[in-house]
RNA sequence: GCGGAAGGCUGGAUGGCCGCGGCGGUGCAUGCCGUCGAGGAAAGUCCGGACUCCUUGAAGCAGCGGUGCCGGGUAACGCCCGGGCGGGGCAACCCGACGGAAAGCGCCACAGAGAACAUACCGCCCUGCUUGCAGGGUCAGGGUGAAACGGUGGGGUAAGAGCCCACCGGGGGGCUGGCAACAGCGCCCGCAUGGCAAGCCCCACCGGGAGCAAUGCCAAAUAGGGGCCUCGCGCGCGGCUGAUCGCUCCGGCGAUAUCGGCGCAGGGAUGCUUCAGCCCGAGAGGCCCGGGUUGGCAGCUUGAGGCGCAGGGGCAACCCCGCGUCCAGAGGAAUGGUCAUCGAAGGGGCGGGAGCGCCCCGGAACAGAAUCCGGCUUACAGGCCUUCCGCGCAU
Numbered sequence: 001g002c003g004g005a006a007g008g009c010u011g012g013a014u015g016g017c018c019g020c021g022g023c024g025g026u027g028c029a030u031g032c033c034g035u036c037g038a039g040g041a042a043a044g045u046c047c048g049g050a051c052u053c054c055u056u057g058a059a060g061c062a063g064c065g066g067u068g069c070c071g072g073g074u075a076a077c078g079c080c081c082g083g084g085c086g087g088g089g090c091a092a093c094c095c096g097a098c099g100g101a102a103a104g105c106g107c108c109a110c111a112g113a114g115a116a117c118a119u120a121c122c123g124c125c126c127u128g129c130u131u132g133c134a135g136g137g138u139c140a141g142g143g144u145g146a147a148a149c150g151g152u153g154g155g156g157u158a159a160g161a162g163c164c165c166a167c168c169g170g171g172g173g174g175c176u177g178g179c180a181a182c183a184g185c186g187c188c189c190g191c192a193u194g195g196c197a198a199g200c201c202c203c204a205c206c207g208g209g210a211g212c213a214a215u216g217c218c219a220a221a222u223a224g225g226g227g228c229c230u231c232g233c234g235c236g237c238g239g240c241u242g243a244u245c246g247c248u249c250c251g252g253c254g255a256u257a258u259c260g261g262c263g264c265a266g267g268g269a270u271g272c273u274u275c276a277g278c279c280c281g282a283g284a285g286g287c288c289c290g291g292g293u294u295g296g297c298a299g300c301u302u303g304a305g306g307c308g309c310a311g312g313g314g315c316a317a318c319c320c321c322g323c324g325u326c327c328a329g330a331g332g333a334a335u336g337g338u339c340a341u342c343g344a345a346g347g348g349g350c351g352g353g354a355g356c357g358c359c360c361c362g363g364a365a366c367a368g369a370a371u372c373c374g375g376c377u378u379a380c381a382g383g384c385c386u387u388c389c390g391c392g393c394a395u
Base pairs, nucleotide, nucleotide: 001391002390003389004388005387006386007385008384009383010382012342013341014340015339016338017337018336020037021036022035023034024033025032026031039366043377044376046375047374048373049372050371051211052210053209054208056276057275058274059273060272061271064207065206066205067204068203069083070082071081072080073079084098085096086095087094088093099202100201104200105199106196107195108194121142122141123138124137125136126135127134128133129132150168151167152166153165154164155163169191170189171188172187174185175184176183177182215298216297217296218295225289226288227287228286229285230284231283236264237263238262240261241260242259243258244255245254246253247252266280267279268278305327306325307324308323309322311320312319313318346361347360348359349358350357351356
């Protein structure tokens, strides 16, 4: 100097005039004063929660869904950090849907001899016959294909093959290091045996449903409307208890036709079961049609906070802790309009050997809170900073 990789910041500023919303003060009101007022993604609605209500509650099982190497972080996560293994790249770095194919089912088109169990196409070798056939051996070489019953080299053979050997690969097993995933080293065995689970499935772990249009209050209004269906509806048991009846030594004892209470059993709401609770004895549940309300207030922004400065722990993510600072809350939806000046990249001109200086033009992307927070993903003109890798040159 060129090319690349990772991380971070910024993405308009100042002033005047006019116009908005929240909060506070003043004021009868109109107004006035002060102060605050849109993002790194506010987007996507993909995850995780806080919060609110519903399912009667709890536990277990099922069903459905999600995650999937190890360790850590976090309120939690499918996120983040560190590590392992695999892949891409010369490298810095980047990516990973990363448990199981010996539980089972399924798929691998076409081509090819053959794609899950071969008894083999061209070829090679041997024998016979006679000129291209037959038989036998072989799959090392070639072809087809995404993939062909391990790979490379050597020996051996008629030719050839783990047939034998060395190394690699595979299976088994031991030692060492590590919390672990895993890694390293040695020993034994010639060892026929694909891929796909981002196909179903198996295994481990996690998981109720809706959502601020949740929900709560006030005011007002209407039709306490109409229809259909399912199950139950036994009026059971217990004198346990009150009423009642009888007796009495006034302490109580006995009886039960009726009424009530309580208990048992029965029924109901749930995917199923168990336990507990609630409701029922003309009750529980489901479906459809129709009517009223569209107003006001709250939820509403003080947070698992943000930002600034400082200390401690940790490789890091992050955690602990101190000081300062309240940092939008609209309600069809505020945070704007206009003028002036400055203003990066870029373009042009002049001067100069160059660095550079002067002048003119130019005028910065994606994009707008709506209950809130932690992530991920996507979009983004230009500018600046830090670290690392590769190549070239000079000293």